The part of an RNA shown here (large-subunit ribosomal RNA, domain II) has 680 nucleotides and comes from an activated sludge metagenome. The coordinates come from a structure-prediction model, not an experiment, and the mean pLDDT is 86. It matches the Rfam family "Bacterial large subunit ribosomal RNA". Gene Ontology terms of the family: ribosome and structural constituent of ribosome.

Context: one part of a larger RNA
This record gives sequence, structure tokens and C1' cells, in this order.
RNA sequence: UCCGGCGAGUUACCCUCCGUGGCCGGUUAAGCCAGUCAUAGGCGGAGCCACAGCGAAAGCGAGUCUGAAGAGGGCGCGCGUCGCGGGGGGUAGACCCGAAACCGCUUGAGCUAUCCAUGGUCAGGCUGAAGCGUCCGUAACAGGACGUGGAGGGCCGCACCGGUGUAGGUUACAAACUGCUCGGAUGAACUGUGGAUAGGGGUGAAAUGCCAAUCGAAAGCGGAGAUAGCUGGUUCUCCCCGAAAUGCAUUGAGGUGCAGCCCGGGUUUUGGCGCUGAAUGAGGUAGAGCACUGUUGUUGUGCGGGGGCUUCACCGCCUACCAAGCGACGGCAAACUCCGAAUGCGUUCAGCGUACCUCCGGAGUGAGACAGUGGGCGCAAACGUUCAUUGUCAAAAGGGAAACAACCCAGACCUGCAGCUAAGGUCCCGAAAUCUCUGCUGAGUGGUAAAGGAUGUGUCGUUGCACAAACAACCAGGAGGUUGGCUUAGAAGCAGCCACCCUUCAAAGAGUGCGUAACAGCUCACUGGUCGAGUGACGGCGCGCCGAUAAUCUAGCGGGGCAAAGCAGAGUACCGAAGCUCAGGAUGCAGGCAACUGCCUGCGUGGUAGGGGAGCGUCGACAGUGCGGAGAAGCAUGAGCGCAAGUCCGUGUGGAGCGCUGUCGAGUGCGAAUGCCGGA
Repeated sequence: UCCGGCGAGUUACCCUCCGUGGCCGGUUAAGCCAGUCAUAGGCGGAGCCACAGCGAAAGCGAGUCUGAAGAGGGCGCGCGUCGCGGGGGGUAGACCCGAAACCGCUUGAGCUAUCCAUGGUCAGGCUGAAGCGUCCGUAACAGGACGUGGAGGGCCGCACCGGUGUAGGUUACAAACUGCUCGGAUGAACUGUGGAUAGGGGUGAAAUGCCAAUCGAAAGCGGAGAUAGCUGGUUCUCCCCGAAAUGCAUUGAGGUGCAGCCCGGGUUUUGGCGCUGAAUGAGGUAGAGCACUGUUGUUGUGCGGGGGCUUCACCGCCUACCAAGCGACGGCAAACUCCGAAUGCGUUCAGCGUACCUCCGGAGUGAGACAGUGGGCGCAAACGUUCAUUGUCAAAAGGGAAACAACCCAGACCUGCAGCUAAGGUCCCGAAAUCUCUGCUGAGUGGUAAAGGAUGUGUCGUUGCACAAACAACCAGGAGGUUGGCUUAGAAGCAGCCACCCUUCAAAGAGUGCGUAACAGCUCACUGGUCGAGUGACGGCGCGCCGAUAAUCUAGCGGGGCAAAGCAGAGUACCGAAGCUCAGGAUGCAGGCAACUGCCUGCGUGGUAGGGGAGCGUCGACAGUGCGGAGAAGCAUGAGCGCAAGUCCGUGUGGAGCGCUGUCGAGUGCGAAUGCCGGA
């Protein structure tokens, strides 16, 4: 990992509702009688439910309570009961498996911790304490030398005890080992045997260590099926309907109660819902506005204030400062409103459509997600968060978007080698136009991106100059006062500062740029000529350009490839889905006709949680009826039938039991539970 078997809503009692049956008041319980047996029969009416309610009660009674009340209001004014079957609830382990734990009673110190008693063990070597002796020495001590001696939780190092570092081992040799290395090795040493201490207890040179491979409280058994608002699992088929992820509350937030939304059933008929029209309401949003509350730009006036001047004592004067109020021209506001929609909402009426409202029974849901729109929070961040509203997903397959729950189109009963369309497409991959007409783009823009930049290009507009000759180019002029004044070493149009006049003229700046140390020189503005038709400036719109940088290999069209197969506009045709149509079939509901189960018509038949309906199969019981050694069940294989669960037949195998019909009863259906047992 696979296969086989086992494996989860049960049972008892009570309550409630539905179905069904008996009786109309229903029904017996214990027990008793008879009896071959029996769950059958006959007794047994104790008891229970019903038959009247209302009130706290006294009590009254089809009424009663409240109340002063003949008011109002509340609760009432017969439809049961006993079985059986089913749905749900309660009490029980109550669908199954699962704790960490708690308590009780026991068993453990043959492991290990500490202690007690009694034994045992420690190769060899090194060092050489005290004491003692001899000699020296001292007044005597002290002291010194040499011996002797053999102390020490002394030194090195076997056994023994330990376990430092490292390597291996890691389904191991081993549930803690092996190699090398290392610590202690006469001591608080190690060790044999016997004994002591026990679970909130022991023991502990203390690590929450150890107490039998288990220790922040041992193990075994029991309470015990503890509890688990938690996780996982929960077994055949088809048909009909089909949610929620919200509100309020909660020691509440991943739970629960009530409501909302779903399903089934009953009663009922205008009381429900939708659309349209008419009528009539409430409201302060979008927008707008500035009349209020605030805020704000420019400006005029200006109360008051600041600053300066003044004999600053008063009075005054000035002010490019602040500024109330008022005026003019303009803005802004969720917590501003003189105004004010569209939608939405309430009520009434009418028309059309739909089939609800209410009651009873059964639920699930109460983690939602994304997208569009209107808001808050955040950064006008987030696949962010939180409301409102709509849609989709959730619980929705199909077509499109290359791929892609949530986007676009569209809601799959089944079958068809039939047709039409939607979104989206029609050169090839790849179904359908290399379709028609008109423009645009030249960037592979298309086929990512901003501020910003640019004689790209198309088109529209405004404006200047121009046949009295413009723009560009070429020829010529571009002068004089004057080197303007100042500054400066110099400053002559051209470092800088100031001024920027006059003259001659067709025209020429107290000078546009280059240049010089300063001049010079070149050039421009400006003017004439040549030439002969457009030439400048600005703005709007369309499509393009730059801005443009990432790590394996193109990689920002799905690819090929495309100057149309790109973009914009108009048009025709076609393709394209499980949409629609056509043909056949199945089924639900309603209606009609038939009346023994059929025909016709209409509308339906995606689906998770969940509700409802109808069936298949397994095991057993009873009754009936069959099959079987001329071969039962089971197994294998093949052909059929049924929408399905399944079922029937043939053949082989097998070798003794097994079906069918009706009813009843369940240890009744497995793929999942890190399920359990066995096998491969």
C1' cells in the first nucleotide's frame, strides 16, 4: 500500500404530533380461572384519561377573574380513549470511537535513591608530614644538618568504579551500544548478602532527580461506557422540494435559545405576494445653495489694536502690520440648509398575474466569499476591514475570458451522425469572411505603466505676415555724435552699475551671439535687391514616439505568424452552448377524458445542509406453494431484462440444500473513522 471479514441513531419508560384500527365514554393493572402448549381465551374497574371552567384563595359556575361597575379586558363555553406503526422530545452511556485528568482499593525499593547489619576488594611505582635518633647549636629554649619513620578525601598508573571529547551506530550488536580518548583509583572509595523507608507518599551532596525500559506525582484493578459546547467516522437505489452563513440575547463569540430563511401536512378563499395604472402620504439623501452655523480667496471702507515719530503729560502725526462690522466679486462643509430630486417606503382603489396568509410536525443555518454601486476605517493601500444594496459562487455543470469558485453569456430529466442563436469569434493551430465600404496607425503601436518631453502624423479652429512681393536662401548695407557716463590696470555695443538720447538715412540697438588683455574681426536685429506663393504663432481632438531596468531561454499577442490577421465607424454573411427549436422516451404537479390503470393537454424535472415520497437487497419467523444427486447454495464466465438498488437465463465448477407469494421481526447494506482482526 492493497485485499477479505468485523465496524456506528438502539432498547426501556414517559410526553407530543401524524398514520391506522377498536369502542362512543375508552381502557384495564397486579392477581385469579380453565387449559396438551400458547404471546391465545375468560374473569378482575383498583387505577388512569375524558366528561367545566375561572380565580392566589375563600369561592362562584357556562361562566369566572379583575373592578365601584350591567364598563372594558384576560382565560373559558364537549370530541375522546385504548392498542399498533412512524416523526420528534425527555430520562437513561442514548449514533460510534477518542482524552489530558479525578477518586477508591491494592501491588511494587530483585531497577534506582538513602539508611541499617554483616562480609569482600584495591598490580606496581613516586613523594616523604608528624614523631623519634645522632651530630651541630642555645644560658636554657629555639633552630640547623643527616638519618629513621611512613602521614595524606597526596602523585603516576592496572583491576574496579566512572562516562570528557570525538567518530561510528540510528528498521542499531544494543528501546543508550562500539572504537579511540578521558576522570577517580586508601576513600565523602567500590562491592556481595540480608534488611528498612510507598504514591501527595518515600528517597534526594537538589537534577523536579529516582521509586522495575513509566514520574511536576508509580503501576494494576475498580467508580467507568467519567466528561469532551472539540476532531474524525456514520454502510443500498430512484423521484419531488430546497436553505443559511442574518437580527436579538447569552461567563456569549467555532456553542446555544427565540426570530428569519427550507421541507411535509391540515383548514380555508379573497384576508397573502408581484407587476401596471390612478390617488394620497411621510422624508431631507444625490444635487444645489450660502438665507442660518462655521470656514475661506481678492478687494473697498473701517471699530479696535500693534509699530514708528512727538515736551512718549494730554493732544496729535505717520504706517507696504493685524483687523470686528459692512460693501463688491468668488469658494467650501458628515456632525451647515433659503432649497431639493430620481429611486425606495406607507395607505387606498382598479386591472392582470400568482397561490399564498395562518395553524401543526420535521429541519438545517447562525465562520461566508468575490464583483458592481453608496459610505465608514485604512494610505481616494491590500485577494484589507466594516455596513448598505444587487448579482454570482457557496449549493451550478455548459460556452467565452489561453489556463482561471466569484467576471461575460447561459440555468444540464434522458436519447439523436437534425436546425437556430447568446457571449465571443470567422489567416493557420481551431468551427466560421484572407467579406464589403470609409478613415487612422508605421510604432510589431496593437501585444503592460506615470509625471514630463518632442517641427511624428491626420483633422478642426483662432490669429499674424504676404503679388503694393511675405517666409527661407543668396547679393549688398548694417553708419555718425561715441571709446555714452560710471567703474576699472583696461571696460571701446558685448565683466559689472546707471542711462538708453540725438543725427544721417532705404535701414542700422548706446547693441543678439561668437571673439580680444583692451581694441580689432565675424554675426544678429533692421533695410534694399534677386526670386515668385504661400509662410509663421497658438489651441482642440484622433492615432502614434521617448520616458521603459533582473536575474535558467524568447516569456507583457495562448502559439504560428500578421502593416492588416492592428485601431475607429458602417454593413452583410457565417461559426458558436447542456440556451431555444425539432423527433422519440421517462417522470412530478394540475386539468380533462376514460374508467382498472390508460390516453390527451399545459407547466415543470441543476443542486450542498436539510425535509418529503417510492422502492431494491440481506438475515430470521409464520402461513401458503414450489425446486433439488437426471445436481441445491456458493463460486467462475457468457447472453438478456429493469431509470436504479438489482434480477433472470445458459455453461462450467461445486456436492446438499434452496427458492417464490403474503405478512411480521431485525445484530439489515461500508471506501474512508492515523478504525479493529487476518492475509498478501